The RNA shown here (SAM riboswitch aptamer (S box leader)) has 109 nucleotides and comes from a soil metagenome.
RNA sequence: CAUCCAGAGGGGUGGAGGGACUGGCCCUUAGAAGCCCCGGCAACCAUCGAAGGUCCGCGAAGGACCGGAGAAAGGUGCCAAUUCCAGCAGGCGACGAGCCUGGGAGAUG
Numbered sequence: 001c002a003u004c005c006a007g008a009g010g011g012g013u014g015g016a017g018g019g020a021c022u023g024g025c026c027c028u029u030a031g032a033a034g035c036c037c038c039g040g041c042a043a044c045c046a047u048c049g050a051a052g053g054u055c056c057g058c059g060a061a062g063g064a065c066c067g068g069a070g071a072a073a074g075g076u077g078c079c080a081a082u083u084c085c086a087g088c089a090g091g092c093g094a095c096g097a098g099c100c101u102g103g104g105a106g107a108u109g
Stems, first nucleotide, its partner, number of pairs: 001109004009038005017027003021087004039079003044075002047071002052066005083105001088102005
């Protein structure tokens, strides 16, 4: 700096936690985290690259560059719930419930 309402899980091992934090609410012995294997999602980076454009050139030859539709899946990441919801500020509403906007925090690149 960009994105975060889309998408994608089985097996083995393990044996009580997990969803960042706090509160809530969930998931979990019908087996949590972690680790291993296999599979999948996505397309940030890397790779290839159409249209189109600029320039060199006598040239419609040839060449350089810009461009980035798209392809693919090498490096990351991810595969309960919108980042599960909220947290701070403001707004609508009735000072409620609920909702909206921005911010903060966090995650990934």